[in-house]
RNAcentral holds the full RNA, with entries from ENA. The part of an RNA shown here (large-subunit ribosomal RNA, domain IV) has 315 nucleotides and comes from a Candidatus Altarchaeia archaeon. Taxonomically the source falls in Candidatus Altarchaeia (Archaea, Nanobdellati, Candidatus Altarchaeota). Model confidence (mean pLDDT): 86 of 100.
Context: one part of a larger RNA
RNA sequence: CUCUGCUCAGGGAAUUCGGCAAAAUAGCCCCGUAACUUCGGGAGAAGGGGUGUCUGCUCCGCAGGGAGCAGAUUUCAAUAACAAGUGGUGUCCGACUGUUUAAUAAAAACACAGGUCCCUGCUAAUUCGUAAGGAUGAGUACAGGGGCUGAUACCUGCCCAGUAUCGGUACGUUAAACUCGGGUCCAACCGAGCUAAGCGCCGAUAAACGGCGGGGGUAACUAUGACCCUCUUAAGGUAGCGUAAUGCCUUGUCGCUUAAUUGGCGACGUGCAUGAACGGUUUAACGAGAUGCCAGCUGUCCCGAGCAGAGACUC
Numbered sequence: 001c002u003c004u005g006c007u008c009a010g011g012g013a014a015u016u017c018g019g020c021a022a023a024a025u026a027g028c029c030c031c032g033u034a035a036c037u038u039c040g041g042g043a044g045a046a047g048g049g050g051u052g053u054c055u056g057c058u059c060c061g062c063a064g065g066g067a068g069c070a071g072a073u074u075u076c077a078a079u080a081a082c083a084a085g086u087g088g089u090g091u092c093c094g095a096c097u098g099u100u101u102a103a104u105a106a107a108a109a110c111a112c113a114g115g116u117c118c119c120u121g122c123u124a125a126u127u128c129g130u131a132a133g134g135a136u137g138a139g140u141a142c143a144g145g146g147g148c149u150g151a152u153a154c155c156u157g158c159c160c161a162g163u164a165u166c167g168g169u170a171c172g173u174u175a176a177a178c179u180c181g182g183g184u185c186c187a188a189c190c191g192a193g194c195u196a197a198g199c200g201c202c203g204a205u206a207a208a209c210g211g212c213g214g215g216g217g218u219a220a221c222u223a224u225g226a227c228c229c230u231c232u233u234a235a236g237g238u239a240g241c242g243u244a245a246u247g248c249c250u251u252g253u254c255g256c257u258u259a260a261u262u263g264g265c266g267a268c269g270u271g272c273a274u275g276a277a278c279g280g281u282u283u284a285a286c287g288a289g290a291u292g293c294c295a296g297c298u299g300u301c302c303c304g305a306g307c308a309g310a311g312a313c314u315c
Stems, first nucleotide, its partner, number of pairs: 001311008010302002014300001019297001027051005036041001038151001052073009074078001086295007093287002098110002114149007126135003153281003157212003162209002164205005171200003178193005213231005240274001241271001252268006
């Protein structure tokens, strides 16, 4: 010097990206326990008190034993060792238990119950196989398969012009075959006719792929613009939410929190570039998730010091 373990005056997160690490809490009995809530929870919430030994006594039990009262007594300390929850309060995400990158990622990713759409009448649809044959299934629409979403609660606006899917179609287009005509008899070949699907045409469908504007004027201070005009689209973003895990400008502005805050929370809203099953907004409970604050606690730090063991090193 390195590692492991232990102790520390006063201060107590000043350390640091960040309380990382350490400390702290701890068993059992009694009291007591908030917001919120899906009424189950939250909850061991939080926060208090007690705890050894001896003597006497009371009550309960068939018993081993249990629940108590009064007094005495030892220690710094009585769950004296071991063992054994830190707690509270906001916000974001995901409802939850679960699953995952065997050997850098456990998560907000996947799954999930629930929702919805599509296909499928059974020799089903889907799927494996060239086939025979198999899975689904010894099932039968309250079933099977596929897509999207992701508990609950409140909801899910407008657009079918494009693409896709489905349906229709008197008509147009239209291959081969076929028919007819021409081609020296035949054939090649030429022309005409007929004509399937498809496409055109007509319509439907957005919890299908997707999309959801601009300019100008206007109220008796100013400002703003309920209102009006105009261009334009298939339709011009509704309810919500909003500086957001989404906001460039941005450390937006205001309030709270601090002595001081690019942080956090609550508001505001012309939102560079939010927005409704690529779901929108909430939400009790839950989380080795992300982030802020408070109490306690501490060698993280002020600022170091000492002890024990192991190693390195020297002889």